[in-house]
RNA sequence: CAUCAGCUUCAGGGUAUGUGUAAUUCAUAGCCGGUGGUGAACCGCCUUCAGCGGUAAGUCCACGAACCGCAGCUGUGCUGCGGCCGAUUCGGUGAGAAUCCGAAACCGACGGUAAAGUCCGGAUGGGAGAAGAUUGAU
Numbered sequence: 001c002a003u004c005a006g007c008u009u010c011a012g013g014g015u016a017u018g019u020g021u022a023a024u025u026c027a028u029a030g031c032c033g034g035u036g037g038u039g040a041a042c043c044g045c046c047u048u049c050a051g052c053g054g055u056a057a058g059u060c061c062a063c064g065a066a067c068c069g070c071a072g073c074u075g076u077g078c079u080g081c082g083g084c085c086g087a088u089u090c091g092g093u094g095a096g097a098a099u100c101c102g103a104a105a106c107c108g109a110c111g112g113u114a115a116a117g118u119c120c121g122g123a124u125g126g127g128a129g130a131a132g133a134u135u136g137a138u
Stems, first nucleotide, its partner, number of pairs: 002138004007132004015029004030118002032108002034063004041055005058106002067083007088104005110121003
């Protein structure tokens, strides 16, 4: 220094009005965007090159959560396996863009309740992973 194991911390955002007995659920107008990757832009370090670091996709690739099924387990929730798993086009620049620029669209688990991405609940949960510390093994 690398890999693996263990440890610590962190790890989801978003409302006004109207109607109505009743709606943050309807209507109108808004608002929000988990994690890793990719990425021609931007910023920083370095005298320069090379190199390194940071930011950059809700709709591309992959993952997590949720939901469904099966199996196991002194056992009613956890583990394992499997399934399911939303949504983007047009124009521009260019050698090259589903990522940049411009424009117009579209999407969002389950339970509750006046029909919910936004309220309440499972959840003081789980978690993709991120950072730190430097314990052990190789």
FMN riboswitch aptamer (RFN element), 138 nucleotides, folded computationally.
The prediction has a mean pLDDT of 78.
The sequence was found by an Rfam model in a public genome assembly.